[in-house]
RNA sequence: UCCGGGAUGGUGUAAUCGGCAACACGCCAGUCUCUGGAUCUGGAAUUUGGGGUUCGAGUCCCUGUCCCGGAG
Numbered sequence: 001u002c003c004g005g006g007a008u009g010g011u012g013u014a015a016u017c018g019g020c021a022a023c024a025c026g027c028c029a030g031u032c033u034c035u036g037g038a039u040c041u042g043g044a045a046u047u048u049g050g051g052g053u054u055c056g057a058g059u060c061c062c063u064g065u066c067c068c069g070g071a072g
C1' cells in the first nucleotide's frame, strides 16, 4: 500500500429481513437482616466520528479514526 473482518451501557455479548436497542454481571434505591452478604423488587446507563438514502438506520451507501487477520 491492497483485500477482508470488527467498534453497541462500566464490563461481556444479542438484535442476521430496515420497524419500541435486549440479556447477564456490575452500579444505585428499596425489601430482608442485630449488621453485612445472599435473595427478591424497582431504577439509571448503550449503537466509534461526520455525511447520505428512507416514513423509519445498530443494520444500507460514502468518508474519517482505531483494532484484528491476510497478501505484497
Base pairs, nucleotide, nucleotide: 001071002070003069004068005067006066007065010025011024012023013022019055027043028042029041030040048064049063050062051061052060
Molecule: transfer RNA
Organism: Solirubrobacterales bacterium